Record summary: RNAcentral holds the sequence, with entries from Ribocentre. c-di-GMP-I riboswitch aptamer from Oscillibacter valericigenes, 89 nucleotides, folded computationally.
[in-house]
RNA sequence: UAAAGCCAAGGGCAAACCCGGUGAAAACCGGGGCCGCAAAGCCGCAGGGUCUAAGGUGCUGAAUGCGCUAUGAUAGUCUGGCUGCAAAA
Numbered sequence: 001u002a003a004a005g006c007c008a009a010g011g012g013c014a015a016a017c018c019c020g021g022u023g024a025a026a027a028c029c030g031g032g033g034c035c036g037c038a039a040a041g042c043c044g045c046a047g048g049g050u051c052u053a054a055g056g057u058g059c060u061g062a063a064u065g066c067g068c069u070a071u072g073a074u075a076g077u078c079u080g081g082c083u084g085c086a087a088a089a
Base pairs, nucleotide, nucleotide: 005085012037013036017032018031019030020029021028022027035076041082042081043080046079047078048077049074050073051072055069056068057067058066059065
């Protein structure tokens, strides 16, 4: 330096579920756990998808009902961007 990483090294992360906490919810944080992951490291102010609907708004005589809506989430949904590790060559 570029490419590659099943097999070699140190190892790393941690789904479901349980306990505690935050939140309207989706979901997130800490501890346990170990389904999986070769970037399951970071970016949600790059684009799409998905989840939620507090607030706002529409319907109704009305509502604690129903619909729409992200400013809330998701990087373990995809594309994209940034960064990093070991061996060998």